[in-house]
RNA sequence: GGCCUGAAGCGGGGGUGCCGGCACGUGCCGGCUGAGAGAGUCCCUUCGAACCUGAUCCGGUUAGCACCGGUGUAGGGAGCUUCGUCGCCCGGGGG
Repeated sequence: GGCCUGAAGCGGGGGUGCCGGCACGUGCCGGCUGAGAGAGUCCCUUCGAACCUGAUCCGGUUAGCACCGGUGUAGGGAGCUUCGUCGCCCGGGGG
């Protein structure tokens, strides 16, 4: 110095759906799922299915969304710094 690996700091990214009633100035109320339904630092940050595209997709399932499987070894997607570290590897200096 590298690999593996733990933590912190700061920064960054993301979604907000479905059903019913009323309204019809696009909002209010209730119900469902979910971490989150413009909400809580809620989730995710390359070890990246957080989230987006294909997709008003296909099969199952559901009141519907959610969910399960497929598409999917698909295409995208937001990272730096510091400290530590069992073990392994490489290089240099001194005796």